[in-house]
RNA sequence: CGGGCCGGCCAGACGGUCGCGUCAUCCGGCAACGGAUGCCGAGGAACGUCCGGGCUCCACAGGGCAGGACGGUGGGUAACACCCACCCGGGGCAACCCGCGAGACAGUGCCACAGAAAACAGACCGCCCCCUCGGGGGUCAGGGUGAAAAGGUGGGGUAAGAGCCCACCGGGUGCCUGGUGACAGGCAUCGCACGGUAAACCUCGUCCGGAGCAAGGUCAGACAGGGGACGGUGACGCUGCCCGCCGAGUCCCCGGGUGGACCGCUGGAGGCGUGCGGCGACGUACGCCCGAGAGAGAUGGCCGUCACGGGCUUCGGCCCGGACAGAACCCGGCGUACCGGCCGACCCGUUCG
RNA sequence: GCCCUCGUAGCUCAGGGGAUAGAGCAGCGGCCUUCUAAUCCGCCGGUCGGAGGUUCGAAUCCUCCCGGGGGCG
Repeated sequence: CGGGCCGGCCAGACGGUCGCGUCAUCCGGCAACGGAUGCCGAGGAACGUCCGGGCUCCACAGGGCAGGACGGUGGGUAACACCCACCCGGGGCAACCCGCGAGACAGUGCCACAGAAAACAGACCGCCCCCUCGGGGGUCAGGGUGAAAAGGUGGGGUAAGAGCCCACCGGGUGCCUGGUGACAGGCAUCGCACGGUAAACCUCGUCCGGAGCAAGGUCAGACAGGGGACGGUGACGCUGCCCGCCGAGUCCCCGGGUGGACCGCUGGAGGCGUGCGGCGACGUACGCCCGAGAGAGAUGGCCGUCACGGGCUUCGGCCCGGACAGAACCCGGCGUACCGGCCGACCCGUUCG
Repeated sequence: GCCCUCGUAGCUCAGGGGAUAGAGCAGCGGCCUUCUAAUCCGCCGGUCGGAGGUUCGAAUCCUCCCGGGGGCG
């Protein structure tokens, strides 16, 4: 310098002007409201709502079935399907990346086409031997099919062959060593046919009660009832079902009224910095900082200067551009969208020193 | 806020691991007719909403997005 790989960060700045929303103060007005001034006013994903929690109510939420989620090992955390480290497998020359990564001698199902044969036994072509030319026997080494068919390579052996025998590699079993563990290594032993598939049913292990801030609560105000269904032989609800609990209303239709205020509400598993512990995720101590919170409604436009990117250039400048998106109970993650820019670690290649 | 369901040819729909993905209507050509329609014969037409994964193999199974429709409060 070129290519790559991983992690972190930013999401233009300042000023002027016009406008929007809450709040505070002041002025006008009986009030509704209007005006003036001032403070504050979106994000890394506020998004999708896919997981996990807090919070609130329902029997302080109990037992079972059903259902769902997860699935190597160890750790982190309030919790998780997230994160970290390691193991194993796969990809890459490498940095590094990817893995829904338990169980197929508990059972059931499926394996199209091709092929002789697709799961449990047999042999299509071929090879060898024997006999009366048609059969009998041996063989699974070679050929061919397939995603997959008696472990692979080499040698010995044989009529031809074959773990039939041997060496190495692979695999099973037992023991030892290292490691918390997944697992790895070593030794001994077994010549080792009896497949794959669980993002097919299923089995095993772990976890999961239900609902959601329109939860839930307080205050104020208005009104008019009528009909039907179920219900102390237990409705409604927890809860899809059974048990259990609770205890008197529940649901539908027609008609009438209201459609106000406040709490919950944002200072929290919070952020930043430093020190310490830890490989790390993270934890902890100290210091500093925290100014959206609605009515389902606001948070923007223009101009100027500078910065950034692109194009043109007579090198004086001129023109163009800035994404994705947008709070509504709050956090932790995941996923997805995004013009561009900055910083750091590492790998490969080439050249030079 | 909490959920459900659908996406396959121009239109309406089948198909739920092994098909060249089918059917009806529509379209095109032919036959028939003086001409048209209908009948009959033949043909055309598909990123199976998009991407990734599982599998030997995916429209079908899993995950994430995109779009449409619906329910409850």
Two RNAs folded together computationally: RNase P RNA and transfer RNA, 426 nucleotides in total.